[in-house]
Context: one part of a larger RNA
RNA sequence: ACCGGGUAAGGGAAAUCGGCAAAUUGGCCCCGUAUCUUCGGUAGAAGGGGUGCCUAUCCCUGUCUUUAGAAUUGCUAGAGGCAGGGGUAGGUCGCAGUGACAAGGGUGGCCCGACUGUUUACCAAAAACGUAGCCAGCUGCAAAGCCGAAAGGCUUAGUAUAGCUGGUGAGGUCUGCCCAGUGGUGGUGUCUGAAACCCCUUUACAAGGGGGCCAAGGCCCACCAAACGGCGGGCCUAACCCUGAGGCUCUUAAGGUAGCGUAAUGCCUUGUCGUCUGAAUGGCGACGUGCAUGAACGGCUUAACGAGGUUGCCACUGUCCCUACCCGGAAGCCCCUGAACCUUCCAUCCUGGUGAAAAGGCCAGGGACGCCCUGUGGGAAGCGAAGACCUUGUGGACCUUUACUGCAGCCUGCUGUUGCAUCUUUUUGUUGGGUACAUAGCGUAGGUAGGAGCCGUCGAAGCGAGAACUCCGGUUCUCGUGGAGGCGCCAAUGUAACACUACCUACCCAACAGAAAGAUGCUAACUUCCCGGAAGGGAAGGACAGCAGUUGGUGGGCAGUUUGGCUGGGGCGGCACCCGGCAGAAAAGAUAUCUGCCGGGCCCAAAGGUAGGCUCAGCCAGGUCGGAAACCUGGCGUAGAGUGCAAGGGCAAAUGCCUGCCUGACUGCGUUGCGCAAAGAGAGCAACGCAGAGGCGAAAGCCGGGCCUAGCGAACCCUAGUGGCCUUUUAGUGGGGCCCUAGGAUGACAGAAAAGGUACCCCAAGGAUAACAGACUGGUCGCGCCCGAUAGUUCACAUUGACGGCGCGGUUUGGUACUCCGCUGUCGGCUCUCCCCAUCCUGGCCGUGCACAAGCGGCCAAGGGUGCCGGGGUUCACGCAUUAAAGGGGAUCGUUAGCUGGGUUAAGAACGUCGUGAGACAGUUUGUUUGAUAUCUACAGGGCGUGCUGUUGCCUGAGUGGAACGACGCCGUAGUACGAGAGGAACCGGCGUCGGGGGCCUCUGGUUUGCGGUUGUCCUAACAGGGCAGGCCGCGAAGCUAAGCCCUGGCGGAUAAGGGCUGAACGCAUCUAAGCCCGAAGCCGCCCGCAAAAAGAGGCAACAAAGGCCGUCGUAGAAGACGACGUUGAUAGAGUGGGGGUGUAAGCACCGAGGGCAACCGAGGUGUUCAGCCUCCCACUACUAACAGC
Repeated sequence: ACCGGGUAAGGGAAAUCGGCAAAUUGGCCCCGUAUCUUCGGUAGAAGGGGUGCCUAUCCCUGUCUUUAGAAUUGCUAGAGGCAGGGGUAGGUCGCAGUGACAAGGGUGGCCCGACUGUUUACCAAAAACGUAGCCAGCUGCAAAGCCGAAAGGCUUAGUAUAGCUGGUGAGGUCUGCCCAGUGGUGGUGUCUGAAACCCCUUUACAAGGGGGCCAAGGCCCACCAAACGGCGGGCCUAACCCUGAGGCUCUUAAGGUAGCGUAAUGCCUUGUCGUCUGAAUGGCGACGUGCAUGAACGGCUUAACGAGGUUGCCACUGUCCCUACCCGGAAGCCCCUGAACCUUCCAUCCUGGUGAAAAGGCCAGGGACGCCCUGUGGGAAGCGAAGACCUUGUGGACCUUUACUGCAGCCUGCUGUUGCAUCUUUUUGUUGGGUACAUAGCGUAGGUAGGAGCCGUCGAAGCGAGAACUCCGGUUCUCGUGGAGGCGCCAAUGUAACACUACCUACCCAACAGAAAGAUGCUAACUUCCCGGAAGGGAAGGACAGCAGUUGGUGGGCAGUUUGGCUGGGGCGGCACCCGGCAGAAAAGAUAUCUGCCGGGCCCAAAGGUAGGCUCAGCCAGGUCGGAAACCUGGCGUAGAGUGCAAGGGCAAAUGCCUGCCUGACUGCGUUGCGCAAAGAGAGCAACGCAGAGGCGAAAGCCGGGCCUAGCGAACCCUAGUGGCCUUUUAGUGGGGCCCUAGGAUGACAGAAAAGGUACCCCAAGGAUAACAGACUGGUCGCGCCCGAUAGUUCACAUUGACGGCGCGGUUUGGUACUCCGCUGUCGGCUCUCCCCAUCCUGGCCGUGCACAAGCGGCCAAGGGUGCCGGGGUUCACGCAUUAAAGGGGAUCGUUAGCUGGGUUAAGAACGUCGUGAGACAGUUUGUUUGAUAUCUACAGGGCGUGCUGUUGCCUGAGUGGAACGACGCCGUAGUACGAGAGGAACCGGCGUCGGGGGCCUCUGGUUUGCGGUUGUCCUAACAGGGCAGGCCGCGAAGCUAAGCCCUGGCGGAUAAGGGCUGAACGCAUCUAAGCCCGAAGCCGCCCGCAAAAAGAGGCAACAAAGGCCGUCGUAGAAGACGACGUUGAUAGAGUGGGGGUGUAAGCACCGAGGGCAACCGAGGUGUUCAGCCUCCCACUACUAACAGC
C1' cells in the first nucleotide's frame, strides 16, 4: 500500500459523469399536516413535543382464594394474592432514558410507463412484456382457430354476454382528410382463362395441330383506413417597417385537422426569451417554417404507483480541501504441506542511431563487482484468447421480400367412390304425325322413284265448338253432331302434277330410348349423433360432403439457392468489363494506372463493281441586275479541299468529282497475318492464291462490298431453306433425326437461369487491405523570413503589413499502405515523472507616436510558477470571481499487468427518418462483466558476500541529487523624482502573506492504551465483579500526526541580450578585428543530502586483538540490519515513590419523595474520599531473567 471496520478540528458536495459510497433519519405515544386529486388518496406529508428509574395513587383486564347479597349452574359487590395494561402526582440521576441491538433522510419540477405483476438462470429489471379497458376481424357448432401423415386430439363435455385472431393499452378528453397504389369484401360479363368433353384437321389409327364449350382466378365495377399505408410547391398582396386575413398559379388519391412541439423526436443548436446560479452545452416555463411532431404503428392530459431517467432545494456527512490516527484481517516473519499460468536461446542495462520505418541482444557513446529480501508496476510492442472491428472466401448459418425455382396448405373444373324418381331445358336416335305457298294453276306443288288405284259403318262429306300454325288465303288436329261418301288417274297450268307407297332434305310436334345441364324429392352407398358388449337398431344429413386421382389458380406457411468483377481498404460513384485512333511508350517488338484527349455497338441498293472524263480549297483580274459571298471567263494554285462518322495514316490524268454499263455486297477450296510479342487458344477481321459462273473494259486488267485501321457473339434450343442424307413391313404422305447454309443473344461482351438483412451471428484467411498508434511526406496546419502597397496629421519600417515570394517545425487535418489482424486495449478525466521553447508571469535589456504611471513592439533567458469554480462525457471552446501569470507543446494524441468507465463501440428497449420487409442511420435516448499470485529488466528501499584489507574508529570528496527556494503585498524612501494638473515611480532597507522544501510535538487540535457513565442479556440466591453486542456515550496522557510549531540567505566567479573603454582595418568614425571593463530569477560555486566498488578501490589515528552465535531488550526494526545491556549489571519484568488520566471505588454510617401499626421497603444523596482504578512517562530498588557456554 490492500480488504473489512471505527473516529475526525474548520469548511460542507468545492470531489465526481452523477452525493457513487458514507452520514443523517429511525420504534412507540401525542399535537399537527400543504398541494394536487379519479375524493380512495397524497400522508408516517412536512414540522414539533414526549419516552429512564424510584415512591405513591387511580382505572381497566384475566385468574385464584374468601366474605356478603341474591341464590339450581350462573350473577353482583367487597377484601386479599398473582399476572398484564393504561393514567396522574411527587421524588431522583446522567452529556445522553426506543441510552446497546433493532429501526424511513425529507422535499420541489419534469420525462416515460396508469397501477400490483413479468423478463434476457450467468454483464441489460427498463421507458421493454403483460394488464383491466377500447376497437376490428373470423366463427351457428361436424364452428372458427390449432396439433397430427392419418387415426385422433386441444379449445370444450364450452355455444355469440361464447371461442379464436390482430391492434391499442387504466381513467379523462378526443381520434381529422385520402380508396389513386397494395390488401380485404361484394358484384358483374360480348373479355381472358387449364384439363376433361365436343367438332375439324393430319388419307384409316395415334401422337400432334386448329376451333368450340368453359371453373376458380385475372381483368372490370363498387365498398372498406381502430386494413397496409399516405397526408404539397411557387409568386403577389394592408398608407413606416414587419406580418399576410386575401389573391394568382402548378399539382395530388388527399395535401397534416385538434392537440403537442428545440421534445426519449430539432440537423443547424449551447436556437431565442424568461427563470434557477456569482457563473448553467443543465433543469423548468415560453416562442414555433416542426432538417424529419401528430391522432388506437393512437394524440394530448392525468391523481396514485416506480430498486426507471433527469434536474433543483433542506438536512447530513472524510466525496472533497487534505489527510491523520486506531482496531481486525491479510501482507511481512517462523514451521508443515505444496499447485498453476508461463518458459526458442543467451541475458548487467541506459541514451542516440540503424534496421520490416517502435532493439536487453546490431552500431556508437555511457554506465555497470557477485548474491538475497521486501516493495512499485515503466519495459519485455509481457501472459491470457489462430481480432469479435475491417477486407477477402464463387465459406456458413439464420431472417426478409413484389429475387429465382419449388413444396405443403387453400380455392377450383373433371373423373371415381355414385344410387333411385320426377320436372324443366338442350341434344342424339327410332317411331308416328305435321309443315315446305315465286308466278301460273280449283289450290299452300319440298325432292326423287314407283304408281292406277287409295281411304271410309272400326263412321266419308257437311255443320258446330275449341286448339295450334299462318304467306291471312288457308292448313292440321281434338270433341260433338252427321250418316255415305271423299280423293286420284285424265284435262289445264307449270321447271316439276297431285291419290297411295318407299326413300331423302330442312323444320316443327308427340311418344319411346339415350346423353348433358339445372331444379326438386327419395334412401341404400357415404358422414355425424344416440342406444347396444357386438351384431345391429334409431335419428339427422345424403349422393352433397369426405376421400382418391387429375386440372388451373393462389401460395416466404415451408424449402433449396443466388444476390458478379475492377477498385490507392470496402461501400457510394464510375466502367478504366467488348472494340477503334492518338499520346503516355524511353527510334525493333512488347509495356501499367479509376493516366490524358476522343470515338464505336452504325450507315449506304449506292455512299458497291468497272470504264471513261474531270480537278479541289483559296486568291487575283474581268463580266447585266449582283453584293464580301450566286453564275461566267482567264490566271495562280502539292492539296491549304474532298474522302458518310473519331483520330491517325493515305490519296491529284486519284482512293476525290461527274457520267455510262452493271451486281464480285458471288459459289467451292486453300494459305498467311492480326486477334494472342517472347506459352496455348475461340469467335471475329484482313490479305493473297486456285477452280467455277459472271460484271466492266479495246486491252492490260480490276471486281469475294465500302481509302485503311472500330461497327461484334460459343454451345444447347428455336425459326427459315425449290438444299443434301437417314428413318418403321411394302408404296406413298406426315412426323422424327443428322449435315450444310442463313437468322434469333448472351454489352459482366471466350457467353450461369438469380434480390436483400444480420448489432443474434459463425468459420477460414489476411497486416496481400481499412479504423488506433508509429513511419515517410508536409498539400493543409503552426511559426519565421524577404518584398513594402495601405494606414499611421507629415513619415513604409513606434505601430499596421495587402498582393506575392522563400523557408522551418512535425503538436492539426490529409496522402501513402511500410510495421502489427495465431490481438501493441480505443476518447476524456485522475495520478505521477521527465523534457522542448516559438516565454504567459517573475529576472536582465533595446525601441517607442516612452514625461511619470500604465502600455505597445522587440532581444536574452526554461530556475521556479502557471491556480479555483459553473454547465457539458468532453479535449477544445464559453462563462464567473481571483491572480504576478492563470503560456504553448512532446514523451505509443506519455501514463488501463496504475485507477475511473461518463463518451465512443455489442447483445435489451424507445423516438425521428429511411426501407414493402428483415433491418439501417459520424441521428437521438436509456441500460450494459474492465482478468491475473511479477520470471527477467527497471525503479524505491533493506541486507549478505568478494575485492580494496589485519582489526576498530575518525575523515577526505572524484562524482552525484536538490528549487531549496519562488512569488506577491505592505511600510520607509515619498506624495519625492516626473508632470500644467490629474496622477505618480525607482535604487536601497524593513515587515508580512501565499506557494514549495526540511524538521518537530511545547502549544492548538485529531486519534487513542485508559477511567467513568449507561442499555440489553448471561454468569451468581443477591450484592460486588465480570462476559457478549469487538455495545453506546463523556473525558482522555504517551506515541503518531496537521489544520499546529520552528527553520528556509546573501555573496563570489564566468557569461547572454545589452551597455561601455581603448582601437585599427578604412589618417575620420567605430564596443571588436588584437586587448580591456560591466552586465540576468539563468550557468559554476559557497549551502543541504548520498558518496572509497572513485579498480587511480583514497587519507589519518589507535590497537593486538576483534567479531559472531546465545540471552534481556528498544530510541531501531517486514526479514536481515542498527542500537543498549548481559551480575564489575538497572537491559526487560516485578515492586516502591513521583508525575499524569479519569473523577470520588467497594463496604459501612446517616439522609431520602413517600408507604406501612410495626419490623421495614425505597431511585438517589452525603460522609468516609482530590477516593478507587489505570499508567508505553520519570526515578529508585537485583526480587525474577540476562545462566552455562560455542